[in-house]
Context: one part of a larger RNA
Molecule: large-subunit ribosomal RNA, domain IV
Organism: Stigeoclonium helveticum
RNA sequence: CCAUGUUGAAGGAACUCGGCAAAUUACUCACGUGACUUCGGAGGAAGUGAGGCCCUCUUGAUUAUAUCUGAGGGGGUGAAGAUAAACAGAGGACGGCGACUGUUUAACAAAAACACAGGGCUCUGCAAAGUGGAAACACGAAGUAUAGGGCCUGACGCCUGCCCGGUGCAUGUUUAUAACUUAUUUUUUUUUAUGGAAAAGUAAAUAAACGCAUGUAAACGGCAGCGGUAACACUAACCGUUCUAAGGUAGCGAAAUUCCUAGGCGCAUAAUUGGCGUCCUGCAUGAAUGGCGUAACGAUCGUCCUGCUGUCUCCAACAUGGGCUCU
Numbered sequence: 001c002c003a004u005g006u007u008g009a010a011g012g013a014a015c016u017c018g019g020c021a022a023a024u025u026a027c028u029c030a031c032g033u034g035a036c037u038u039c040g041g042a043g044g045a046a047g048u049g050a051g052g053c054c055c056u057c058u059u060g061a062u063u064a065u066a067u068c069u070g071a072g073g074g075g076g077u078g079a080a081g082a083u084a085a086a087c088a089g090a091g092g093a094c095g096g097c098g099a100c101u102g103u104u105u106a107a108c109a110a111a112a113a114c115a116c117a118g119g120g121c122u123c124u125g126c127a128a129a130g131u132g133g134a135a136a137c138a139c140g141a142a143g144u145a146u147a148g149g150g151c152c153u154g155a156c157g158c159c160u161g162c163c164c165g166g167u168g169c170a171u172g173u174u175u176a177u178a179a180c181u182u183a184u185u186u187u188u189u190u191u192u193a194u195g196g197a198a199a200a201g202u203a204a205a206u207a208a209a210c211g212c213a214u215g216u217a218a219a220c221g222g223c224a225g226c227g228g229u230a231a232c233a234c235u236a237a238c239c240g241u242u243c244u245a246a247g248g249u250a251g252c253g254a255a256a257u258u259c260c261u262a263g264g265c266g267c268a269u270a271a272u273u274g275g276c277g278u279c280c281u282g283c284a285u286g287a288a289u290g291g292c293g294u295a296a297c298g299a300u301c302g303u304c305c306u307g308c309u310g311u312c313u314c315c316a317a318c319a320u321g322g323g324c325u326c327u
Base pairs, nucleotide, nucleotide: 001322002321003320004319005318006317007316008315010313011312014311019308027051028050029049030048031047036041038155052077053076054075055074056073057072058071059070060069090306091305092304093303094302095301096300097298098297102114103113118153119152120151121150122149123148124147130139131138132137156293157292158291159290161223162222163221166220167219168216169215170214171213172212173211181204182203183202184201185200186199187198188197189196190195224242225241226240227239228238251285252282263279264278265277266276267275
């Protein structure tokens, strides 16, 4: 010097990206316990006190003696009673995300990702749709639309606006020609014959797709601009105009989204680019690519407070092992 431990005056997060690490807490009993809430919880909330042993008394259970065990009163005792060792929650407040328990990158990621119960759309009438397989066949299913497949969303509460012009899907629908096929006629050729082949002609029948029309957004997706106007000023309920398939509704909003930005104001600090609340000027929010809330939950992420501490001011001593030096 390194590793692993132990202890530490005064201070107590001043350390640091960040309380990382360490310390605090820890058991049992009694008392006590807020907001909020889906009335179950939150909850061991928080917080407070007691605890050993000896003497003595009261009392419960046991059919009863003895033994064991439970509850309580009084007294005594030590520096110290969950007396050693082991074991053994720090707590609280606000917010984001995800409802939850669960699952995951075996060996750098455990999460806000996946799943989930619940919701919706769509396909499928059974020889089902769908899937594997040149096929047989098998799964689906020894199931039958309260079933099975695909896709999206993701408990619960309140809700889920407008647009079908484009793309997709569904339904309906139109003309002509050629080729092919079938029927048939004529001619040529071939064959013993039925028949075969070739050419020309006539007639009939013919799908999907494309196109057109309609529908459909919990299908893919989309959801404007300019100018003017109120008796200070500002602003614009109002008016005009252009374009569009329709011009973003309810909500939420400097947000896991805000460039300008360290936005403005407030709270908290002596001082805060962070945090919380509010405003709305949303560069570039927005409704199952779900919107907004939400008790409970989380080895989740951000902020603050109490306690606690060698994280630090500022390092010191000790123990064990190693290194190093000398031999």